A computed fold for a 381-nucleotide RNA from Mucilaginibacter pedocola, annotated as Bacterial RNase P class A.
Model confidence (mean pLDDT): 76 of 100.
Lineage of the source: Bacteria > Pseudomonadati > Sphingobacteriales > Sphingobacteriaceae > Mucilaginibacter.
RNA sequence: AUCGCAAAACGUUCUAUCGCUGCCACGAUACGUCGGGGCGGAGGAAAGUCCGGGCAACAUAGAGCAUCCUGCUUCCUAACGGGAAGGCGCCCGCAGCGGGCGACAGCAAGUGCCACAGAGAAUAUACCGCCGGUUUUACAACUGGUAAGGGUGAAAACGUGAGGUAAGAGCUCACGGCCUUCGUAGGCGACUGCGAUUGCGGUAAACCUCAGGAGUUGAAAAACCAAAUAGGUCCUGAAAGCGGAGUUGCUCGCUCCCUCCUCUUCACAGGGGUGUCAGGAUGGGUAGGUUGCUUGAACCUGCCGGCAACGGCAGGGCCAGAUCAAUGAUAGAAGUUUCGGAAACGGAAUACAGAACCCGGCUUACAGGUUUGCAGCUGAC
Numbered sequence: 001a002u003c004g005c006a007a008a009a010c011g012u013u014c015u016a017u018c019g020c021u022g023c024c025a026c027g028a029u030a031c032g033u034c035g036g037g038g039c040g041g042a043g044g045a046a047a048g049u050c051c052g053g054g055c056a057a058c059a060u061a062g063a064g065c066a067u068c069c070u071g072c073u074u075c076c077u078a079a080c081g082g083g084a085a086g087g088c089g090c091c092c093g094c095a096g097c098g099g100g101c102g103a104c105a106g107c108a109a110g111u112g113c114c115a116c117a118g119a120g121a122a123u124a125u126a127c128c129g130c131c132g133g134u135u136u137u138a139c140a141a142c143u144g145g146u147a148a149g150g151g152u153g154a155a156a157a158c159g160u161g162a163g164g165u166a167a168g169a170g171c172u173c174a175c176g177g178c179c180u181u182c183g184u185a186g187g188c189g190a191c192u193g194c195g196a197u198u199g200c201g202g203u204a205a206a207c208c209u210c211a212g213g214a215g216u217u218g219a220a221a222a223a224c225c226a227a228a229u230a231g232g233u234c235c236u237g238a239a240a241g242c243g244g245a246g247u248u249g250c251u252c253g254c255u256c257c258c259u260c261c262u263c264u265u266c267a268c269a270g271g272g273g274u275g276u277c278a279g280g281a282u283g284g285g286u287a288g289g290u291u292g293c294u295u296g297a298a299c300c301u302g303c304c305g306g307c308a309a310c311g312g313c314a315g316g317g318c319c320a321g322a323u324c325a326a327u328g329a330u331a332g333a334a335g336u337u338u339c340g341g342a343a344a345c346g347g348a349a350u351a352c353a354g355a356a357c358c359c360g361g362c363u364u365a366c367a368g369g370u371u372u373g374c375a376g377c378u379g380a381c
Base pairs, nucleotide, nucleotide: 001378002376004374005373006372007371008370010368012334013333014332015331016330017329018328020041021040022039023038024037026035027034028033043352047363048362050361051360052359053358054357055218056217057216058215067214068213069212070211071210072086073085074084075083076082087104088102089101090100091099092098105209106208108198110207111206112203113202114201127150128149129146130145131144132143133142134141135140158176159175160174161173162172163171177200178199181196182195183194184193185192186191222291223290224289225288232282233281234280235279236278237277238276243257244256245255246254247253260273261272262271263270264269299316300315301314302313303312304311305310335350336349337348338347339346340345
């Protein structure tokens, strides 16, 4: 220099004019706001709302069952299904080095399932073949043994060889594979090496077992202030031609009652409750408003500890807060990419995407270049 993989940080900029939104101080004000000025005003994913937490309300004796989630180890963290470093397995690659991926506890607790094909799919099985027996001149038939060979299948009861046998078979033996348990050595541990050992299909993203964990709902949570109208409660006052009933087709008129209940009382009268009207006070709640709301497990810089994730210390600054919902529009210039061109220059394009309580992750989208690390069995010096 080039190529492969991975990671990190960035992801358009400037000027002018006209606006929008939050805060600050000033001036004006009819107290509702208005005016000019200063400062701030989207992201790496603000997205999906998948996981974890903060915060809030409600619920909640303790324990168990059910349901759901997680599942190699150690560490990090507020926590996590996230991350770091490892173990094991698989894949790419040329053994090692390197890179990628993994729901990676248990099928040797129990139960279930294993399509199609095939004789047989889990107490094994006899289709072809091989071997014994019987019948037969023979072909062949019947019967029994057999899992070595063939065939089927994703998978056929561990593999190879020898012994053995009528033929065969972990039936026996040697070597080997997987796995269980034990011992021993190393490691915090997952696990690995060695030795011995019962055993030998797969499947838990089948039920299940084991271990750990989980209360529910989310900012439309929640707290506070609180208009008009209607109704509730309390207090004060009024009460009669105000009102009600009858007559009448309706109005006027006429007649009757003077809200009703209850206590005391012969009665009058008085007390309490209740009904109507008027005035006043007041609780709840609606519209609306305020808080929640952005000073935070935060960010930037430096140093220290750690392989790393991450942690500690010091210094620094405050960096959106809308609520029909601001963060924009227009013009010009520059940058980048691409096309045309010998060049000058000209044309076109400028990714994905838009906060809504906040934070840590994961996943997904993304034009373009930049930097770093590792490897090269690539090249040059």
The gene name in the source record is rnpB.